RNA sequence: GGGUAUGGCUUAGUGGUAGAGCAUGUUCUUAGCAUGGACGAGGUCCUGGGUUCAAUUCCCAGUACUGCCA
Numbered sequence: 001g002g003g004u005a006u007g008g009c010u011u012a013g014u015g016g017u018a019g020a021g022c023a024u025g026u027u028c029u030u031a032g033c034a035u036g037g038a039c040g041a042g043g044u045c046c047u048g049g050g051u052u053c054a055a056u057u058c059c060c061a062g063u064a065c066u067g068c069c070a
Stems, first nucleotide, its partner, number of pairs: 002066004008022004016053001024040005046062005
């Protein structure tokens, strides 16, 4: 000096109330299990400020992690 930070995990999103996959709960199917179908729960979008009518998104500082250079 650079990058990343978003449900339990992996991640998308780009100024106008946040989505997916896996996992998880209930239920159907089965003699039972697995698979499959339906429905649901689960996010203070790392923290604090600033800009804006409005910030996950833009700006600044900080924290954590991680490459690169010396």
The RNA shown here (transfer RNA) has 70 nucleotides and comes from Camelus ferus. The organism belongs to Camelus, within Eukaryota. It matches the Rfam family "tRNA". Rfam classes the family as a transfer RNA. About the family: Transfer RNA (tRNA) molecules are approximately 80 nucleotides in length. Its mean pLDDT, the model's own confidence on a scale to 100, is 82. RNAcentral holds the sequence, with entries from Rfam.